[in-house]
This is a predicted structure of a 477-nucleotide part of an RNA (small-subunit ribosomal RNA, 3' major domain) from an uncultured bacterium. Rfam family: Bacterial small subunit ribosomal RNA. RNAcentral holds the full RNA, with entries from ENA and SILVA.
Context: one part of a larger RNA
RNA sequence: UGACGGGGGCCCGCACAAGCAGCGGAGCAUGUGGUUUAAUUCGACGCAACGCGAAGAACCUUACCAGGUCUUGACAAUCAGACAAAAGCUGUAGAGAUACAGUGUGGCUUCGGCCGGUCUGGAACAGGUGGUGCAUGGUUGUCGUCAGCUCGUGUCGUGAGAUGUUGGGUUAAGUCCCGCAACGAGCGCAACCCUUAUGUUCAGUUACUAACGAGCGAAGUUGAGGACUCUGAACAGACUGCCGGGGACAACUCGGAGGAAGGUGGGGACGACGUCAAAUCAUCAUGCCCCUUAUGACCUGGGCUACACACGUGCUACAAUGGCCACCACAAAGAGAAGCGAUCCUGCAAGGGGGAGCGGAUCUCAAAAAAGUGGUCCCAGUUCGGAUUGUGGGCUGCAACCCGCCCACAUGAAGUCGGAGUUGCUAGUAAUCGCGGAUCAGCAUGCCGCGGUGAAUACGUUCCCGGGCCUUGUACA
Numbered sequence: 001u002g003a004c005g006g007g008g009g010c011c012c013g014c015a016c017a018a019g020c021a022g023c024g025g026a027g028c029a030u031g032u033g034g035u036u037u038a039a040u041u042c043g044a045c046g047c048a049a050c051g052c053g054a055a056g057a058a059c060c061u062u063a064c065c066a067g068g069u070c071u072u073g074a075c076a077a078u079c080a081g082a083c084a085a086a087a088g089c090u091g092u093a094g095a096g097a098u099a100c101a102g103u104g105u106g107g108c109u110u111c112g113g114c115c116g117g118u119c120u121g122g123a124a125c126a127g128g129u130g131g132u133g134c135a136u137g138g139u140u141g142u143c144g145u146c147a148g149c150u151c152g153u154g155u156c157g158u159g160a161g162a163u164g165u166u167g168g169g170u171u172a173a174g175u176c177c178c179g180c181a182a183c184g185a186g187c188g189c190a191a192c193c194c195u196u197a198u199g200u201u202c203a204g205u206u207a208c209u210a211a212c213g214a215g216c217g218a219a220g221u222u223g224a225g226g227a228c229u230c231u232g233a234a235c236a237g238a239c240u241g242c243c244g245g246g247g248a249c250a251a252c253u254c255g256g257a258g259g260a261a262g263g264u265g266g267g268g269a270c271g272a273c274g275u276c277a278a279a280u281c282a283u284c285a286u287g288c289c290c291c292u293u294a295u296g297a298c299c300u301g302g303g304c305u306a307c308a309c310a311c312g313u314g315c316u317a318c319a320a321u322g323g324c325c326a327c328c329a330c331a332a333a334g335a336g337a338a339g340c341g342a343u344c345c346u347g348c349a350a351g352g353g354g355g356a357g358c359g360g361a362u363c364u365c366a367a368a369a370a371a372g373u374g375g376u377c378c379c380a381g382u383u384c385g386g387a388u389u390g391u392g393g394g395c396u397g398c399a400a401c402c403c404g405c406c407c408a409c410a411u412g413a414a415g416u417c418g419g420a421g422u423u424g425c426u427a428g429u430a431a432u433c434g435c436g437g438a439u440c441a442g443c444a445u446g447c448c449g450c451g452g453u454g455a456a457u458a459c460g461u462u463c464c465c466g467g468g469c470c471u472u473g474u475a476c477a
Base pairs, nucleotide, nucleotide: 001477002476003474004473005472007471008470009469010468011467012466013465015461016460019425020424021423022422023421026316027315028314029313030312031311032310033309034307035306042053043052064302065301066300067299068298069297070296073125079121080120081119082118083117088103089102090101091100092099093098106115107114108113127291128290130289131288132287136285137284138280139279140278141276143274148187149186150185151184152183153182154163155162156161167178168177169176193268194267195266196265198236199235200234201233202232203231204230208225209224212223213222214221239262242256243255244254245253246252318418322377323376324375325374326373327372334365335364336363339358340357344353345352346351384415389410390409391408392407393406394405395404431453432452433451434450435449436448437447
């Protein structure tokens, strides 16, 4: 000087407390451990691994296993020789890779050739998701959006170092004010950026419809309009600016006015010096080591989907604030051409037929759901709950046996609110309700977004956890 203390002081955070909803019990989904297996590819392991890499394992993917094959190679580039270009298409054999046979043809040209391609041969080489993240770059997590981390000059100290950065106030903040052997500065904080909340101006099509016409069974449907809504560009607006109290005549703080918004308005992006030899050699790159008729490459099938069990994360429930039936409203944000697919017909349905319109403020996906109105059930393992299983069908796709999703009928398991313990959340939040997207042929209870309905509680900081500043002890560095 740090680090540590079941030392002290001050302060903060959904840290506790006050509340609400959960998890831990059940069934299922998913990840992991373990076990099993020919293989169940690999990585991730307290917080900070475990719906994680994976924004989608039937083949492919795929790295694993079994079998069948290749050896200058599936891929790059060079040399020599040959060529009827290669590819493609057809046939035979085969599980296919592949082998054989047939067919089938290049571009430019100054006709010398050039470009491109195939085969054969040879050697240098290719290739490796093989090892080492404790050799590395790059990227990322974490403490933590915590308020800290440093430097120049000066001063003090023999020196390590100190000072500044401590102190009195204050703040979300090393934020600002005052004081001071310090005076300044840098990286962080804040602001500048995006979005949301209000208004003005400009601009009106595919959006809108007040007035004037047309029109009808009905509708901005149509003429038209530029008012309104909305869209989207510029600008305005919030700065403790104004008033009052407190404070040290300061910083600041409390209350008020005006205002759409008030003291950082809400949300996002943004992550200092560093810590964890943290994670990643399997995104990529890369040193060294290793394999080279195999640790490389191709194919078929299997596996990654196994199942006594254990754990994490979720979904659905256990019902009456509910289930079922009928009627009936109101969103936002997105996606769409090998795509989204309407009206119509058909099927109980999944779906099928058909194909209008739309590269989309125009058309489509598209029905929002919870809510509301009426009816029924009457507290029961039930008209709760839907697992499991059977049968019949649909869709995608060469192909749904291993191993997809959906529909109908039948079946109707556990479960009556969950031990010790434990998680999230302070407002348009929790809870609850549906909608969309990426990936994607198909496959979502996951992930990323969107809106609808919409709470309770916070006395307080003694205690638990984590953190910041000052101080104290130390046999630790």

Notes: Its mean pLDDT, the model's own confidence on a scale to 100, is 85.